[in-house]
Molecule: small-subunit ribosomal RNA
Organism: uncultured bacterium
């Protein structure tokens, strides 16, 4: 796009269409096929006349005849009820559709034409009488008509049989003839003319039978099927041909161009889609067909096997008085049922149409109308136009403000619906259902919008709730605390009386490809080869005209579609005309192709000669080398085997060496990148037999070819039967190792096999993942076989096997004259993945098993090449205390500190592998602090704003743990006004109130900034232009060198270019220059010996500048960059160290440092305060100090530093005290004073291997300070105690030089301090580096890769647990077919006889009808017995999610 739709939310109006797609289920009521008195005979009513009769009311009434009209009823007769109308089971068919055929036929009522119609018999219904049944219905008896029905006459152009002829023919045709012999009829009305009828023959029109060509579903897992079955003779039947039917003869007849079977389905014209070719439908409208409850039959009829006949047999419903009876909506309405789902028990025959009828008329649920249903098409409506204070309200929001929005309101206007008037066409006279309806007119309110989307596709985006939850969801995908994807809002987009979902078709989708696909590696070339049918085919000449290709003509209904015009106000609708189409028929033409016949021709094929080449098949034959058993010798303890071993062998004598013998299987070197062959495959020799192929150069043959569905052969390896055969080797199977196990890899053993002969299997990564043949298209280089020419190594032609690569091809690797290029001809093969090469069935097999080959269900993908990374018990190079060589440690003890875990009312929180754990903590006893407990406040400890008092403030006293709350006392300042004075007014502070609001260390580092850690001071990490690739992307950045370095050099499709690198900056080490106090003293003086003093500026030094070093020089190398060595220098080859962290990566840390979005809490999750707790304690870990001692403790005594700090401060000297400290208080805002004796060290001395003169941890006693206060919980002192521990398993850490390692100062934080921590100084002051295999980390190149949240990746199987479809299954249950047999209704025919009727002049007799009998046939049915679907089964198998 579309639809007979249906569901949802919504719904104004007309118009035109259109409405059981499911139960061809069952159907209550009503109507839907009648008509004709101008065929008949009758009943019955009512009118009229005329007669008669009764009764009166004397002109009425009533009976009854007869005539006459008109109506009714049913009969009999005609004609219609085969049309019209519905559905669509069935049917795979000559049922449609197309074209044709009928010489094999009919046609009632209509038209044309010729002719006719004379005379007669009869019998029945209606009626009446009687009866029979509950009813349907009948029965017997009489009567009577006809355009009812019978013979008789005449009749031809009709029929029958025979013959002729005419010209045509295949054929039963047509014309003309002769002879014989049969067949016709009916009347009605009418004053009448005369009309409608009748008979017969021919013709026409209309309708049909009946036969053929050709078209159009699906399964080959349906391959074979047929017995009236093919044909023929005769015969019967029929309108008509026909095995239609039957008798008898013949053995035929259909299939791979798909028969039989099965499984769907009415056929078209036409709809829908769509560029076409196609796909896909087959409502309505139309043309056929087939049904009419389920099945058979036939009878009437011009027609029927008959929808509203008939008869029989099943089913099923009804009446019934149980004896019998009726029924058939797939007509119209309409009821149930079913269903997701589909109308009104209308109105009228007015119109077309149709039956009858002379007609008038009657009948018509055909029709024409109107009703229901947004069910579909089409038109219109629900206002227009002006309105910015852009109102209010909603929603956002950066709080400005934007939007909703000219949208509203609000003005003017207009006037659906609804009132009224008037009023058609349809019918040119009468008649109108619709309808007083369309239309007109005039009146006349501003008057009804929804739906569905707004992540991308895909047009339209914000806020809120929600928090892998509710949910969406057409595909990818949303949703786990900021969701444009869920649900409301708003706003927006889209479409609009509708919009959306579903469902179904067709597109897109070149995804089945005819147009217009493919097949190395993505699905896909059969495993190969021969050949059957097909397919397809060199060259020439002739003829033919099938294919082709052209004229014309018939035809393919109408509708619809297209075109053009035309009517309803438009438009849907609907009228006219017009075009086209493309099949299919008939005829004329053309002959290049293609076919056909014929004759020819050599180039394709083939044949014959020569020759050579080769693991090319089959047999039989032989030979050596090796192994392994036997045997003999020789010998003596191992041997064999592995990573290393065992088990195995061997003193019964191995292994090893010699000689010998015996078996089997397989052929070293040659051997090749090489040969042959169709593929498998083929390997010592030698012989016989046999197969191709290739060269060479003649001759033949005359297209024989090419491919090749079935078919038919060959077909590694393992594997099967039978019988052999067995050295070696070896599945299974034993053993021994390895392992966490090892049903394995490695060993020692071994059985089937392996090998040979018959016979089977028949399958492979049967690969080149490339079918076959022929032809055509650049070139290089190696080989093989043959040939030619040439001639010391060459060239060339043919065949053949390799490699490289051009154009072209190709997603893109790659192909690439041995194509995957271009091209033709045939085969096989393919159409996401998974289930599955499974499972049913066939078919092959001895069997394993082949082969053929589905489905349900399942997933959004699998998949192919490449790219970029990351990985790798790949590969190459090269870094780093990375290993290694060293020192010293931790890990064990016993304290300290963090942490984990328990505990607790609370032990606030954060950090977690490196890169958390002496981290945030550079000080927790209260405070800090965030945690508990109690006890208290609610505008609040703290900010702005308002109103009220009061200056602020100080001080005592009372309750309480405090915070608090009470009491009282003292005190009134600053600035301004107006001032007599009281006073007002304001800053700023105090208290009280009020409501905006503070407040939060409450969450969220996965919402953020900043900031930090880490990878890592690693050497990377980018860009711009160019070039390469279809593109990811690649190139530069890769390569050779060389460095600490992507640092340089060289080469390059790449030049350049930026963040890193390195340099610029600090501090150190060497000189200088400037200053010279507080610092320094060479030299002078002086000195109470202290640079003290004078002095002096020379060093130290001090803190400001500047030089120095850059491979610059030599030497050697090297193109170069650069290395190596040296000279010089205080220093060399970045001198030491700091600062400096590219592009990221850890979703790395931190909302508890700050800052900040969300969000919660608001008499509390804020806030005050007292206590407590963060310091707990069976345990484990991390990081430390201190040790285990003699390179040491211990006592004495003597020396040398640097960084720094110090006014709430450091605090000197002198007193006190054993200290720890105190008292006093000098100097010092400090190169001046002080902290402040540096410790190791050096000299003496002491201890003498021991739990010690080691250790110093725990306890108890005494103190000191700091502090409001040392219990929980501080350091410090002294005197006592004196624990653990004698160098620390696995395992592990730091360091390459002024480092390690050892030794002591300082400092910040701080009142004090649990600091052994952390930042800093300095002093002593080492040892080892061979090297890069190995561990960790890292950097470049390369490869492979199924990984890409990237190897802590992915990712196979079996269990366990759930749900699903599926397979097998002892069965069972339905459907449905075939096959025998039994029974067989109705009809139908054949046959017979009694009877009956009936005709014949008719007894007999015949005929004809009936009617019973009976036969044949046959529907239901029954019985067996097979095939096929289906659904179900304990149980079971396998497969998916």
């Nucleotide at each position: 796009g579309g639809u007979g739709a249906a569901c949802g939310c919504u719904g104004g109006c007309a118009g035109u269409g259109u409405g059981c797609c499911u139960a061809a289920g069952a159907c209550a009521u009503g109507c839907a096929a009648g008509u004709c008195g101008a065929a008949c005979g009758g009943g019955g009513a009512a009118g009229a006349g005329a007669g008669a009769g009764a009764g009166c009311u004397u002109g009425c009434u009533c009976u009854u005849u007869c005539u006459u009209u008109u109506c009714c009823c049913a009969g009999u007769g005609g004609c219609g009820a085969a049309c019209g109308g519905g559905u669509g089971a069935g049917u795979a068919a000559c049922a449609c559709g197309u074209g044709g055929g009928u010489g094999a036929c009919c046609c009632a009522c209509c038209c044309c034409u010729a002719g006719g119609a004379g005379g007669g018999g009869g019998a029945u219904a209606a009626c009446a009488g009687c009866u029979g049944g509950a009813a349907a219905c009948g029965g017997c008896u009489g009567c009577u008509a006809a355009u009812c029905c019978c013979g008789c006459a005449u009749g031809g152009u009709c029929c029958c049989a025979a013959g002729a002829g005419c010209g045509c023919u295949a054929a039963g045709g047509g014309c003309u003839u002769u002879u014989g012999g049969g067949u016709a009829a009916a009347g009605a009305c009418u004053u009448g003319a005369u009309u409608c009828g009748c008979c017969u023959a021919g013709g026409g029109a209309c309708g049909g039978g009946c036969c053929c060509g050709c078209g159009g579903c699906c399964c080959a897992u349906c391959a074979g099927c047929u017995a009236g079955u093919u044909g023929g003779u005769g015969c019967g039947g029929u309108a008509a041909c026909g095995g239609c039917g039957c008798a008898c003869c013949a053995a035929g007849g259909c299939g791979a161009c798909g028969a039989c079977g099965g499984g769907u389905a009415g056929c078209c014209g036409a709809c829908c889609u769509g560029a076409g070719a196609g796909g896909g439908u087959g409502a309505c409208c139309g043309g056929c067909c087939a049904c009419a409850g389920g099945g058979g039959c036939a009878c009437u009829g011009a027609g029927a096997c008959a929808c509203g006949g008939g008869c029989c047999c099943c089913a099923c419903u009804c009446c019934u008085a149980c004896g019998g009876g009726a029924g058939g909506c797939a007509g119209c309405a309409g009821u149930u049922a079913g269903g997701g789902a589909u109308c009104u028990u209308c109105c009228c025959c007015a119109a077309u149409g149709g039956g009858c009828g002379c007609a008038a008329g009657c009948c018509u649920g055909a029709g024409g109308g109107a009703g229901c249903g947004a069910c579909a098409c089409u038109g219109c409506g629900u206002g227009a136009a002006g309105g910015a204070a852009g109102a209010a309200g909603g929603c956002c929001u950066u709080c400005g403000g934007g939007u909703u929005g000219u949208a509203a309101a609000c003005u003017u206007c207009u006037g659906a619906a609804c009132g009224a008037g008037g009023g058609a066409c349809g019918a040119u006279a009468a008649u109108g259902a619709c309808g007083g309806u369309a239309c007109c007119u005039c009146g006349g309110u501003a008057a009804c919008a929804g739906c569905a989307c707004c992540g991308g596709c895909u047009a339209a985006c914000u806020c809120c709730g929600u928090g892998c939850c509710a949910g969406c969801a057409g595909c990818c995908g949303c949703g786990g605390u900021a969701a444009u994807a869920c649900g409301g809002a708003g706003g927006g987009u889209g479409c609009g009386a509708g919009c959306g979902u579903u469902a179904u078709c067709c597109g897109g989708a070149g995804u089945u490809a005819c147009u217009g696909g493919g097949c190395g590696u993505a699905a896909a070339g059969g495993g190969c080869g021969c050949g059957u049918a097909g397919g397809c085919g060199g060259u020439u000449u002739a003829u033919c005209g099938a294919g082709u290709c052209u004229g014309a003509u018939g035809u393919c209904a109408a509708a619809g579609c297209g075109u053009g015009g035309g009517g309803c106000u438009c438009a849907a609708c609907c009228c006219c005309a017009u075009a086209a189409g493309g099949g299919c028929g008939u005829u004329g033409g053309a002959u290049a192709c293609u076919g056909a016949u014929a004759a020819g021709c050599u180039u394709g094929a083939c044949u014959c000669c020569u020759g050579g080449a080769g693991g090319g098949g089959c047999a039989a034959g032989u030979g050596g080398a090796a192994u392994u058993a036997c045997c003999a010798g020789u010998g003596u303890a191992g041997c064999g085997g592995u990573g290393g071993a065992a088990u195995g062998c061997g003193u019964a004598g191995a292994u090893a060496c010699u000689g010998g013998u015996a078996g089997g299987a397989a052929c070293a070197c040659c051997c090749a990148u090489a040969g042959c062959g169709a593929a498998g495959g083929c390997a010592g020799c030698u012989u016989g037999c046999u197969g191709g192929a290739c060269a060479g150069g003649g001759a033949g043959u005359g297209a024989c070819g090419c491919u090749g569905a079935g078919g038919c052969g060959c077909g590694a390896a393992a594997g099967u039967g039978u019988g052999g055969g067995g050295a070696g080797c070896g599945a299974a199977c034993c053993g021994g190792a390895u392992u966490a196990g090892a049903u394995a890899c490695c060993c020692g053993g071994g059985u089937a096999g392996u090998c040979c002969a018959c016979a089977c299997c028949c399958u492979a990564a049967a690969c080149g993942a490339u079918g076959c043949a022929c032809a055509c298209u650049u070139g290089g280089u190696g080989u093989u076989a043959g040939g030619c020419c040439g001639u010391u190594g060459g060239g060339u032609c043919u065949a053949g096997c390799g490699c490289c690569g051009g154009a072209g091809c190709u997603a893109a690797c790659g192909c690439g004259u041995u194509a995957a290029g271009u091209g033709u001809g045939c085969c096989g093969c393919c159409u996401g993945g998974g289930a599955a090469g499974u499972a049913c069935g066939g078919c092959c097999g001895c069997a394993a098993g082949g082969u053929u080959g589905a489905a349900a269900c399942u997933c959004a993908a699998a998949g192919g090449a490449a790219u970029u990374g990351a990985c790798g018990g790949g590969g190459a190079c090269c870094c780093g205390c990375a290993c290694a060589a060293g020192c010293g440690g931790u890990g064990g003890a016993g304290c300290a500190u963090g942490u984990g875990g328990u505990u607790u009312a609370a032990u606030u929180c954060g950090a977690a592998g490196c890169a958390a754990c002496g981290c945030g903590a550079a000080g927790a006893a209260c405070c800090u602090u965030a945690c508990c407990a109690g006890g208290c406040c609610u505008u609040g400890a703290c900010a702005u704003c308002c109103c009220c008092c009061g200056a602020a403030c100080c001080c005592u006293c009372c309750a309480g743990a405090g915070a608090u709350g009470g009491a009282g006392g003292g005190g009134u300042g600053c600035c301004c006004c107006c001032u007599u004075g009281c006073g007002g007014g304001g800053a700023g502070c105090g208290g009280g109130g009020u409501g905006a609001c503070a407040g939060g260390u409450g969450c969220u580092g996965c919402a953020u900034g900043g900031c930090u850690g880490u990878c890592g001071u690693c050497a990377g990490c980018u860009c711009g232009u160019g070039u390469c690739g279809u593109g990811a992307g690649a190139u530069g950045u890769u390569g050779g060198g060389u460095u600490a370095a992507g640092u340089c050099c060289c080469g390059c499709a790449a030049c350049g270019a930026g963040c890193g690198c390195a340099a610029c900056c600090c501090c150190u080490g060497c000189c200088c220059c400037u200053a010279g106090u507080u610092g320094c003293c060479a030299a002078c003086g002086g000195u109470u010996c202290g640079g003290c003093c004078g002095g002096g500026a020379a060093c130290u030094c001090u803190a400001g500048g500047g030089g120095g070093a850059c491979u610059g020089c030599c030497u050697g190398u090297g193109a170069a960059a650069g290395c190596a060595g040296g000279a010089g220098g205080a220093a060399g080859g970045c001198g030491g160290g700091g600062a400096u962290g590219a592009c990221g990566u850890c979703u790395a840390g931190u909302c508890a440092g700050c800052a900040u979005g969300g969000u919660c809490c608001u008499u509390a999750c804020g806030g005050c305060c007292u206590g407590g707790g963060c310091u707990a304690c069976a345990c484990a870990c991390g990081u430390g100090c201190u040790a285990c001692a003699a390179u040491g403790g211990c006592c004495g005594g003597c020396a040398c530093a640097a960084u720094g700090c110090g006014c709430u401060g450091c605090g000197a000297a002198c007193c006190c005290g054993c200290g720890a400290g105190g008292g006093c208080g000098a100097g010092c805002g400090a190169a001046u004073c002080g902290c402040a004796c540096a410790a190791a060290g050096c000299c003496g001395g002491u201890c003498c291997c021991a739990g010690u003169u080691c250790g110093g941890a725990u306890u108890g006693c005494a103190g000191u300070c700091u502090g409001c206060a040392a219990c929980u919980c501080g350091a410090c002192u002294g005197c006592a105690u004196g624990a653990a521990g004698u160098u620390g398993g696995a395992a592990u850490c730091g360091c390459u030089a002024g480092u390690a390692a050892u030794c002591g100062c300082g400092g910040a934080u701080c009142a004090g301090c649990c600091a052994u921590g952390c930042c800093g100084c300095g002093g002593u002051g080492a040892a080892u580096a061979c090297g890069u295999u190995c561990c960790c980390g890292g950097g470049u190149c390369u490869u492979g890769u199924a990984c890409a949240c990237a190897c802590c990746g992915c990712c196979c199987g079996u269990c366990a647990a759930a749900c699903c479809a599926u397979g097998g299954g002892a069965g069972u249950g339905a459907g449905u077919u075939g096959c025998a047999c039994c029974c067989g209704a109705a009809g139908a025919c054949g046959c017979a006889a009694c009877g009956c009727a009936g005709c014949g002049c008719g007894a007999a007799c015949g005929c004809u009808g009936u009617u019973u009998g009976u036969g044949u046939u046959u529907a239901a049915g029954g019985u067996g017995u097979g095939g096929c679907u289906c659904a179900u089964g304990a149980c079971u198998g396998g497969g998916g999610u």